[in-house]
Context: one part of a larger RNA
RNA sequence: CCCGCAGCUAGGCGGAAAGACCCUAUGCAGCUUUACUGUAAUCUGACACUGGGCCUUCGUAUUUGAUGCGUAGGAUAGGUGGGAGGCGUUGAUUUCGGGGUUUCGGCCCCGAAGGAGCCAUCGGUGAAAUACCACCCUUUAGGUAUGAAGGUUCUAACCUCACUCCGUAAUCCGGGUGUGGGACACUGUUUGAUGGACAGUUUGACUGGGGCGGUUUCCUCCCAAAAAGUAACGGAGGAGUUCAAAGGUACCCUCAGGGCGGUCGGUCAUCGCCCGAAGAGCGCAAAGGUAGAAGGGUGCUUGACUGCGAGACGAAUGUGUCGAGCAGACUGGAAACAGGGACUUAGUGAUCCUGUGGAUCCGUGUGGAAGGGACAUAGCUUAUCAGAUAAAAGCUACGCUAGGGAUAACAGGCUGAUCCUACCUAAGAGUCCAUAUCGACGGUAGGGUUUGGCACCUCGAUGUCGGCUCAUCGCAUCCUGGGACUGAAGGCGGCCCCAAGGGUUCGGCUGUUCGCCGAUUAAAGCGGUACGUGAGCUGGGUUCAGACCGGCGCGAGCCAGGUUGGUCCCUACCUACUGUGGG
Numbered sequence: 001c002c003c004g005c006a007g008c009u010a011g012g013c014g015g016a017a018a019g020a021c022c023c024u025a026u027g028c029a030g031c032u033u034u035a036c037u038g039u040a041a042u043c044u045g046a047c048a049c050u051g052g053g054c055c056u057u058c059g060u061a062u063u064u065g066a067u068g069c070g071u072a073g074g075a076u077a078g079g080u081g082g083g084a085g086g087c088g089u090u091g092a093u094u095u096c097g098g099g100g101u102u103u104c105g106g107c108c109c110c111g112a113a114g115g116a117g118c119c120a121u122c123g124g125u126g127a128a129a130u131a132c133c134a135c136c137c138u139u140u141a142g143g144u145a146u147g148a149a150g151g152u153u154c155u156a157a158c159c160u161c162a163c164u165c166c167g168u169a170a171u172c173c174g175g176g177u178g179u180g181g182g183a184c185a186c187u188g189u190u191u192g193a194u195g196g197a198c199a200g201u202u203u204g205a206c207u208g209g210g211g212c213g214g215u216u217u218c219c220u221c222c223c224a225a226a227a228a229g230u231a232a233c234g235g236a237g238g239a240g241u242u243c244a245a246a247g248g249u250a251c252c253c254u255c256a257g258g259g260c261g262g263u264c265g266g267u268c269a270u271c272g273c274c275c276g277a278a279g280a281g282c283g284c285a286a287a288g289g290u291a292g293a294a295g296g297g298u299g300c301u302u303g304a305c306u307g308c309g310a311g312a313c314g315a316a317u318g319u320g321u322c323g324a325g326c327a328g329a330c331u332g333g334a335a336a337c338a339g340g341g342a343c344u345u346a347g348u349g350a351u352c353c354u355g356u357g358g359a360u361c362c363g364u365g366u367g368g369a370a371g372g373g374a375c376a377u378a379g380c381u382u383a384u385c386a387g388a389u390a391a392a393a394g395c396u397a398c399g400c401u402a403g404g405g406a407u408a409a410c411a412g413g414c415u416g417a418u419c420c421u422a423c424c425u426a427a428g429a430g431u432c433c434a435u436a437u438c439g440a441c442g443g444u445a446g447g448g449u450u451u452g453g454c455a456c457c458u459c460g461a462u463g464u465c466g467g468c469u470c471a472u473c474g475c476a477u478c479c480u481g482g483g484a485c486u487g488a489a490g491g492c493g494g495c496c497c498c499a500a501g502g503g504u505u506c507g508g509c510u511g512u513u514c515g516c517c518g519a520u521u522a523a524a525g526c527g528g529u530a531c532g533u534g535a536g537c538u539g540g541g542u543u544c545a546g547a548c549c550g551g552c553g554c555g556a557g558c559c560a561g562g563u564u565g566g567u568c569c570c571u572a573c574c575u576a577c578u579g580u581g582g583g
Stems, first nucleotide, its partner, number of pairs: 001583007010575003014570002022404004027400002029396004035201005041194003045190004051154016068137001078136005085119003094113008158181002161178003165175003204216003213233001217239006240385001241283001242342002247301007255279001257275005281290002284347001286345003305328004311322003317386001330339003353379005361372002411458001412456001413454003417451001419447006428438002465540001466538003470532001471529005478503003481498003485494002505519005546564004550559003
C1' cells in the first nucleotide's frame, strides 16, 4: 500500500413520510352565532272541504217617517224649483193623559173628550212659507234586500269510540247500527311572523413572518440629488367645505408694529403727529404669490351666462388642467375695456339601475298610447374612495389539500445595538498622594457565550429544553507552578504578568439550565464544539388528539396561565474510529 472479518455510531445536512408548526391560496371541510340569504318546522289571518235556524252589532242600497234654533223677526226659517190656494164630519182649532226628542223655548206621534174651523199671500228678512207638491243635503228611527262580525243552537258533511251486525277465515279495511264531538277540528292553497333545527356562502389588502395596532381617496411642505418625475409602517400638517357676497364691474383707500402727545383710559379701546416695503391681510392647512393689490371700502349689478372652441399642458387607459377667439343675450364703465364665479393649488366617485323636467327622436300593419332614446338634473363615508353583491361575522389543538425556505419558530450565517473583555485619558476617592487599590464624564479596540436586527442555505423535514454516557478544544486560570508591584514587617491578602501538564466533590429542593441551601475540598473555573452528543439512552419540561380549574368570549372556542394523561422507528452501504487476519 491492497483485500477481508468482527465491532462502534461521529459524519454522509444518513433512511423513512411532496413539514402535522408558520405563512400563502379571492383552496376545502367541520363547528358557532344577536354575519348574510334562504328552507323545514311552529304560530297566525283568508279561501276551499263547509251546511240550517235564532239573537245582537255594523256597512251598503231602497222605502216610510222625523230632524235643522246667529241677529232682526208673531217664531226652532236646511237648499233649489213649481205654486195662489191647501187641509178639514174619513173629525180642524181647543182641553186632558201617555211616549219620543230638545238649543229647555218648543217640535212630533198615540189615545180620550169635543164638534167647525185652521194655515198661506200681507209688514219685517240677504233668503218665504211644513199652505201644498217635487228633487235633494245634515242628523236620526223603523221596515225590506244583501253582505260582514260576534254569540247561541241544530245535524247531515267531517272526526272519534263501541258493537254478540255484514263482506269474512280476519282486533286491518269498508258497510250498518249506536255514543260523543261538530261545521270547529283535520287537510290543501296562500298571507304575515318566528325560525343555526337545517342549507349555501361571505368574513379585503398593505405589512421588515403573521396576528394586534396603524393605514387605504384628495391637498400642502420636506425627503427629491438646482428641468419634470421619484419609494419606505420616512418627517410634519390639512380636506370630505364655505360665500347671493367673501361673485362682476367702475371709482377710492393702504397695512402690522413702534415712538411721542391726548378726558375718564390702563400693557392694550377711539383721536393726532412721526418712523415704518410689508414683519399685516388675503374664510380654512401649508407652500408659492401679492400694496403699481389678490388686501380695505362705496355705487350699480348677476358673466356663479347659452352654443362653441384654434391651440397647448399633463397623461398607459379612464380621468384631469389652461385657453385666445367666434355667435347670441346681458352687467359695469364716459370710453378704452372687463366679466364664462371666488389670489392659486384640497372640498371628491366610473358604469349599471331608478326618479324628475322641458323639448319631440323612435313608436313592432297604420293612427295613437305604453315603453325607450337624446338633452338637463337628482339618488352612493360604492371612505377597501378605478367602485366584485341590493344584501355577509367568527372558531378549529378534530382538521385536510396545494404550495413556500418568495415567510416565522430551532440551529447555522451576516451584523454587533445589547452583552463580555481589554485598553486610552484621568475628575475624584484613597489623612497627604490620580494610577497599592478603586475610578466619574468621555474615547478606542477585541470577542462572538446573551437579548436582538436581517431573512441568506434548509418547509419533496437540519428532531426541540434538561439529565445520563462519552468526550474534545480555547484561555479571558478556580486549584496546583513561576514572577513584578503593594497603602508587602511575619502570616494572610490585593492587583497585574507568564503558564492549559494535571485536576476541578458528594448531597437536599425544582423538569429545570440557573439558583438557594447542607457537608467537604488544593480547587469546587468560564466558555466553544448544530445552546457537543436522541441511526447512543431517557422523555421529567415544552408542543397534537381526552379532561379539570381560573380568566376571556353570546357561542364555537381561546390563554409564553395552572393541572393530570399521553406509541421516541432504523438488520450500517461509504468515510471516520477500535480490535484482528491475509497478501